[in-house]
Molecule: FMN riboswitch aptamer (RFN element)
Organism: Nocardioides terrae
RNA sequence: UCGCGUGCUCUGGGGUCGGUGUAAUUCCGAACCGGCGGUGACAGUCCGCGACCCGGUGACAGCCAGUCACCGGUUGACCAGGUGGAAAUCCUGGACCGACGGUGAAAGUCCGGAUGGGAAGCGCACGCAC
Numbered sequence: 001u002c003g004c005g006u007g008c009u010c011u012g013g014g015g016u017c018g019g020u021g022u023a024a025u026u027c028c029g030a031a032c033c034g035g036c037g038g039u040g041a042c043a044g045u046c047c048g049c050g051a052c053c054c055g056g057u058g059a060c061a062g063c064c065a066g067u068c069a070c071c072g073g074u075u076g077a078c079c080a081g082g083u084g085g086a087a088a089u090c091c092u093g094g095a096c097c098g099a100c101g102g103u104g105a106a107a108g109u110c111c112g113g114a115u116g117g118g119a120a121g122c123g124c125a126c127g128c129a130c
Stems, first nucleotide, its partner, number of pairs: 003128006010121001016030004031109002033098002035049004044096002053073008078094005100112003
């Protein structure tokens, strides 16, 4: 210096005002938010990773439920113009999207599983190779 391995740490933001109503931070009007890596230049909407959810196999357990491991599946949304060597990433304008369960009424923003789990990844330490 680059690569590989092991261990450890870290690892998501946002509901306020008004309206209707018996009832809504869930509807309506206006607000607010945007994880990680990559990409010719900065990304919620490109490419990929993850949580959630579903299935299979195995182990524990064995009445059921359940827990863990591995494997697989599912998983939202952008256009126009401008600048430029290069931008679906910047600027201008107008759009769009957001797990599951709960709720006096439908939730990206409230409550809950979760003081949980967790990969990709950043960082640190150690080891190996060159």